[in-house]
Context: one part of a larger RNA
RNA sequence: UGACGGGGGCCCGCACAAGCGGUGGAGCAUGUGGUUUAAUUCGAAGCAACGCGCAGAACCUUACCAGCCCUUGACAUGCCAAGCUACUCAGAGAGAUUUGAGGUUCCCUUCGGGGACUUGGACACAGGUGCUGCAUGGCUGUCGUCAGCUCGUGUCGUGAGAUGUUGGGUUAAGUCCCGCAACGAGCGCAACCCUCGCCCUUAGUUGCCAGCAUUUGGUUGGGCACUCUAAGGGGACUGCCGGUGAUAAGCCGAGAGGAAGGUGGGGAUGACGUCAAGUCCUCAUGGCCCUUACGGGCUGGGCUACACACGUGCUACAAUGGUGGUGACAGUGGGCAGCGAAGGAGCGAUCCCGAGCUAAUCUCCAAAAGCCAUCUCAGUUCGGAUUGCACUCUGCAACUCGAGUGCAUGAAGUUGGAAUCGCUAGUAAUCGCGGAUCAGCACGCCGCGGUGAAUACGUUCCCGGGCCUUGUACA
Repeated sequence: UGACGGGGGCCCGCACAAGCGGUGGAGCAUGUGGUUUAAUUCGAAGCAACGCGCAGAACCUUACCAGCCCUUGACAUGCCAAGCUACUCAGAGAGAUUUGAGGUUCCCUUCGGGGACUUGGACACAGGUGCUGCAUGGCUGUCGUCAGCUCGUGUCGUGAGAUGUUGGGUUAAGUCCCGCAACGAGCGCAACCCUCGCCCUUAGUUGCCAGCAUUUGGUUGGGCACUCUAAGGGGACUGCCGGUGAUAAGCCGAGAGGAAGGUGGGGAUGACGUCAAGUCCUCAUGGCCCUUACGGGCUGGGCUACACACGUGCUACAAUGGUGGUGACAGUGGGCAGCGAAGGAGCGAUCCCGAGCUAAUCUCCAAAAGCCAUCUCAGUUCGGAUUGCACUCUGCAACUCGAGUGCAUGAAGUUGGAAUCGCUAGUAAUCGCGGAUCAGCACGCCGCGGUGAAUACGUUCCCGGGCCUUGUACA
């Protein structure tokens, strides 16, 4: 100087408390461990691994296994030779591949040739998701959006170092004020950036309709006032008042004004560093290793196994509910190998036909919770697992191993031990909708809006963190 303490003081955080809803029990989905297997590819491991890499494993992906094949190679550059190359058809084969037939090059040209493409040959080489994240770059997690981490000059100390950065107040903040052997400065904080909330200006189609006509319908004429759209501005600063404080910084006010008040809400933004944290399987890369194989191609299988254990979710156990009916109100987004209206067929998944739309125009699009009736406390008109039959769709192909529909079947489950998680407001809870990936496949992920709470006395205690101080046989 740090680190640590079941030392002390001050302070903060959904840290506790006060509340609301869960997990832990059930079924299923998904990830992991274990076991099994020819293989069940690999990585991730307390918080910070476990719906994680995977924004989507039937083939492909795919790295794993079995079998069948290739060896200058699927891919790149260089050298030589040939150009009857691509492509089509037929045979063999699980296919990769192979046999036969047909077929016939392109561009530039100084006509010497050069280039593109294909085949053959030899060698340099290619190739490796092989090892090492404890050789590395880059990227990322975490403490933590915590308020800290440092430097120059000066001063003090033999020195390590200290001071500044401590102290008195204050703040979300090393934020600001005052004091002080310190005076200044840098990276962080804040602000500058984006978005939501109010107003104004500009603009008026595909959007809107107050008044005037018109219509089934903003449909049409007309208009741009309003809504909205999207560009630019304004607006909030403790600015004003009162109290308090040290005349300061600030704090208090159900004070004013205001759409908004004390950081207005949310986001982006992550200091010096810590964990030899994670990643050599995104990529790049040192070293090591393989080179007729640890490289490459293909078919089939596996990653989907199943006595069991754990994590994360979904659906429930019902009446704040189930079923039937009714039919009102969103927002974000997506669409041409696409979205697909209207009409028709089917109980339905879906199919036929195909208008319109490269979209404020057409379309996905039906929002759901809501309201009315019924059921009357039961393993039920709860719950829907499992299984049988019949179908639909995607796709070369749904056996291993897809999703959906109809009929039948109707399991566990009656609120969950010890323990444990999230959340402070348009939040929790609850309800549906959209998108990426994607041929198909979502209970996951990323977004969007609808309805919309309870509680916070307080900081003694648990956990984590910040500052000061103290002890130490620790570094």
This is a predicted structure of a 475-nucleotide part of an RNA (small-subunit ribosomal RNA, 3' major domain) from Neorhizobium puerariae. It matches the Rfam family "Bacterial small subunit ribosomal RNA". Its family is annotated with ribosome and structural constituent of ribosome in the Gene Ontology. The full RNA is in RNAcentral, with records from ENA, RefSeq and SILVA. The coordinates come from a structure-prediction model, not an experiment, and the mean pLDDT is 81. The source organism's lineage runs through Bacteria, Pseudomonadati, Pseudomonadota, Hyphomicrobiales and Neorhizobium.